[in-house]
RNA sequence: GUCUCGUUAACUCAGCCUGGUUAGAGUGUCUCCCUUUUAAGGAGGAAGUCGGAAGUUCAAAUCUUUCACGAGACA
Numbered sequence: 001g002u003c004u005c006g007u008u009a010a011c012u013c014a015g016c017c018u019g020g021u022u023a024g025a026g027u028g029u030c031u032c033c034c035u036u037u038u039a040a041g042g043a044g045g046a047a048g049u050c051g052g053a054a055g056u057u058c059a060a061a062u063c064u065u066u067c068a069c070g071a072g073a074c075a
Stems, first nucleotide, its partner, number of pairs: 001074007010027004020058001029045005051067005
């Protein structure tokens, strides 16, 4: 330098191919219940401009372009 893949909650990931109701799960965290207490168990809550920008569209996490960062292959 060229190509491929990845970037979504504090962490690990799904959803993207095939655009459409309010963006989800596990772990963690907070509150409550239970327990003599802790752990375990049960119930509930909070937490996201879906990496940035632009474009297409009635509508974009999802399609297109570009930039940034990370990983890999080739040279």

RNAcentral holds the sequence, with entries from Rfam. A computed fold for a 75-nucleotide RNA from Racocetra fulgida, annotated as transfer RNA. The organism belongs to Racocetra, within Eukaryota. Its mean pLDDT, the model's own confidence on a scale to 100, is 80. Its Rfam family is "tRNA". By type it is a transfer RNA.